[in-house]
Source information
A computed fold for a 73-nucleotide RNA from an Acholeplasmataceae bacterium, annotated as transfer RNA. It matches the Rfam family "tRNA". Its family is annotated with triplet codon-amino acid adaptor activity in the Gene Ontology. The coordinates come from a structure-prediction model, not an experiment, and the mean pLDDT is 81.
RNA sequence: GCGAAAAUAGCUCAACUGGCAGAGCAUUAGAUUUCCAAUCUAAAGGUUGUGGGUUCGAUUCCCACUUUUCGCU
Numbered sequence: 001g002c003g004a005a006a007a008u009a010g011c012u013c014a015a016c017u018g019g020c021a022g023a024g025c026a027u028u029a030g031a032u033u034u035c036c037a038a039u040c041u042a043a044a045g046g047u048u049g050u051g052g053g054u055u056c057g058a059u060u061c062c063c064a065c066u067u068u069u070c071g072c073u
Stems, first nucleotide, its partner, number of pairs: 001072007010025004019056001027043005049065005
C1' cells in the first nucleotide's frame, strides 16, 4: 500500500430479508435468612463507533472517516 471482518447497556453477545433495541452476568431495591452467601421477584442502565445519504421509517441499505483484529505484498 491492497483486501476482509468487527464496533449495540458496566462486561460478554443477540436482533431471522428495513417496521416498538433484547438476553446472560454485574449493579440497585425488595422477599427469604440471626447475619452473610445462595435462591426468587422487580427496577435502573442505550444519541446502536463518528459524520453524511436513501427511505414514510435505518442496528440493518449506500458513501466517507476513526479504532481494533486477520490476511497479502